A computed fold for a 71-nucleotide RNA from a Patescibacteria group bacterium, annotated as transfer RNA. The source organism's lineage runs through Bacteria and Bacteria candidate phyla. Its Rfam family is "tRNA".
RNA sequence: GGGCGCUUGGUGAAAUGGUAUCACAACGGUCUCCAAAACCGUUAGUGGGGGUUCGAUUCCCUCAGCGCCCG
Numbered sequence: 001g002g003g004c005g006c007u008u009g010g011u012g013a014a015a016u017g018g019u020a021u022c023a024c025a026a027c028g029g030u031c032u033c034c035a036a037a038a039c040c041g042u043u044a045g046u047g048g049g050g051g052u053u054c055g056a057u058u059c060c061c062u063c064a065g066c067g068c069c070c071g
Base pairs, nucleotide, nucleotide: 001070002069003068004067005066006065007064010024011023012022013021018054026042027041028040029039030038047063048062049061050060051059
């Protein structure tokens, strides 16, 4: 220099154009002499910018970061 892939709560992963889902974690509650466990509930997310579309996590362009391959 060229090519390909990835980026979603605090963490790890789903979601092939129509209400962003699950687990763990955190917090609150029930239970307990106390705690743990268990159960119930709550908080919290689509890397930045632009475009297409009635509607974008999804499709297109660009930028940034990370990884792999080629030279």